A computed fold for a 264-nucleotide RNA from bacterium HR27, annotated as Bacterial large signal recognition particle RNA.
The coordinates come from a structure-prediction model, not an experiment, and the mean pLDDT is 76.
RNA sequence: CCGUGCUAGGCGGGGAGCUAGCGGUGCCCUGUACCCGCAAGCCGCUUCAGCGGGGCUGAAUCCCCUCCCGAGGUCCGGUCCUGUGGGACUGCCUGGACCACGUGGCGUUGAUGGCCGGGUCCCACGCGGCGAGGGACCGUGAACCUGGUCAGGGCCGGAAGGCAGCAGCCAUAAGCGGUUACCCUCGGGCGACGUGGGAGUGCCUAGCCGGAGCCGGCGAGUCCAGUGCAAGCUGGAGGGCCGUGAUCGACGGAGGGUGCACGG
Numbered sequence: 001c002c003g004u005g006c007u008a009g010g011c012g013g014g015g016a017g018c019u020a021g022c023g024g025u026g027c028c029c030u031g032u033a034c035c036c037g038c039a040a041g042c043c044g045c046u047u048c049a050g051c052g053g054g055g056c057u058g059a060a061u062c063c064c065c066u067c068c069c070g071a072g073g074u075c076c077g078g079u080c081c082u083g084u085g086g087g088a089c090u091g092c093c094u095g096g097a098c099c100a101c102g103u104g105g106c107g108u109u110g111a112u113g114g115c116c117g118g119g120u121c122c123c124a125c126g127c128g129g130c131g132a133g134g135g136a137c138c139g140u141g142a143a144c145c146u147g148g149u150c151a152g153g154g155c156c157g158g159a160a161g162g163c164a165g166c167a168g169c170c171a172u173a174a175g176c177g178g179u180u181a182c183c184c185u186c187g188g189g190c191g192a193c194g195u196g197g198g199a200g201u202g203c204c205u206a207g208c209c210g211g212a213g214c215c216g217g218c219g220a221g222u223c224c225a226g227u228g229c230a231a232g233c234u235g236g237a238g239g240g241c242c243g244u245g246a247u248c249g250a251c252g253g254a255g256g257g258u259g260c261a262c263g264g
Base pairs, nucleotide, nucleotide: 001264002263003262004261005260006259009057010056011055012030013029014028015027020046021045022044023043024042034054035053036052037051038050063257064256065255066254067253068252072248073247074246075245076243077242078241079240080239081238082237084235085234086233089232090231091229092228093226094225095224096223097222098221101219102218103217104215105214106213113209114208115207117205118204119203120202121198122197123196124195125194126193127191128190130187131186132185133184134183135182136179137178138177139176140175146171147170148169149168154163155162156161
């Protein structure tokens, strides 16, 4: 160096998740890569590997190590967007107070202020009005137990004459009804009324003094409050983009490494 037989190894790997940790089943990436059975309230293991059974290849294109590249995943940071909730803070809105900057109104035909009166307010009395009751006035008003007159009739009497008296008529008592022009008493949700007294300086106002401010409707500003709104803000959730960011890393590329026996 060649040939034959064999062994280690290989016949996919990785990310997130799960887990005390690891492997697998399920998801995703890579890209083509033996077969059968099992496994998410899961199946196994405690370390080169899922457990059980079978097969192929086998010392290098294929196995092992290192480096490079880097699909993709995860994390971190920033930024933007979309739901959903909150109402602490800012803002908006609403209400109130203050201020007197702007605007507006009043004011030299005299503001604010001051002095002195009157009114408004309270009490008493008077006057008037209204209302109620009474009086007064008018009408009506009694089978008998009211009055007058008493037809008829009755009683007494010898007579003259006398007596009682129903109905009727007239009048009247209590009562009933009315008028309210008049008188009296009482009352009040009465009054463009009068007199006297009081309270008070809030409001209105006559007069006088004095001589330039006054009011606070609207806007601005400051402060307070609010069961209102939700842009900012804030608690969850989801997504897009950005980063010489962190980490794992398939595929691919480069370099290196790895046997045993027999025969020629």
It matches the Rfam family "Bacterial large signal recognition particle RNA". Its family is annotated with signal recognition particle, plasma membrane targeting and SRP-dependent cotranslational protein targeting to membrane, signal sequence recognition in the Gene Ontology. Rfam's curators write: The signal recognition particle (SRP) is a universally conserved ribonucleoprotein involved in the co-translational targeting of proteins to membranes.